[in-house]
RNA sequence: UGAUAGAGGCGCGGUGUCCAAAAGUACCGCGCGGCAAGGCAGGCAAGCCGCCGCGCGCGAAAGGGGCCACCGCCGAAGCGCCCGGGCAAUUGCCUUUGGCCGGGCGGCUGGGCCGCCGCAGAACAUGCGGCGGACUGUCACGCAAAGCGUGAAGCGCUAUCAU
Repeated sequence: UGAUAGAGGCGCGGUGUCCAAAAGUACCGCGCGGCAAGGCAGGCAAGCCGCCGCGCGCGAAAGGGGCCACCGCCGAAGCGCCCGGGCAAUUGCCUUUGGCCGGGCGGCUGGGCCGCCGCAGAACAUGCGGCGGACUGUCACGCAAAGCGUGAAGCGCUAUCAU
């Protein structure tokens, strides 16, 4: 220098069944009232019908989450930025917004937990980001040792093989 294999633990991610919640919400039907230069993300054109509120009746689902099982793993993975592709919002063009797939950047983070703040979310669940705290694993240095202290970061560390 290269290859292979490992370790950190409420360890990381994916798939599936079931469960709760979403929610007595949305949609739909009926009745009453209001709006009409009205509504369908914005503009132009076209097309379609309406739109809003209250009451009654009927009444979901997705994303997210939990237990379990299986699968792939230890930059596992997550976040950020850039590039490309196509999808949706009535139709055509343009814009905007949203999410999906693929690739790139060693740009940041060793890991889980707790607290606070912010964003997303129906949410007190959960996820993501920032700050702080103790804990934990690795290596370096110091202390006689147990063990403790300080610092660093996974491009790391340990083991084996080859050169």